[in-house]
């Protein structure tokens, strides 16, 4: 560098319940383990989802339309940044 053993020492914790927080997607204590060698930080690109939407259609309620604006997920991919233990070189 490069790589993860049925090794060791640790770690993180889906989903589902409960409190609080958000219109929402979802965050967040805690309780739980599906799982994870970065499930350790980052929204840089791309990807889902949320909410709002100018405008298009409709006679209307209205919409698998919709420019663009605010966001969410790091446990969706990929880049960037760091790092425990062991093992090989």
């Nucleotide at each position: 560098u490069u790589c993860g053993a049925c090794a060791a020492a640790g770690g993180c914790a889906a989903a589902c319940c409960c409190g609080c927080c958000g219109c929402g997607a979802g965050g967040u204590g805690g309780g739980g383990a599906c799982g994870c060698a970065a499930a350790g930080c980052c929204a840089c690109a791309g990807g889902u989802c949320u909410c709002c939407g100018a405008c298009c259609a409709g006679g209307g309620a209205u919409g698998a339309g919709g420019a663009g604006g605010a966001g969410a997920c790091g446990g969706c991919u990929g880049a960037g940044c760091u790092a425990c233990c062991g093992a090989a070189a």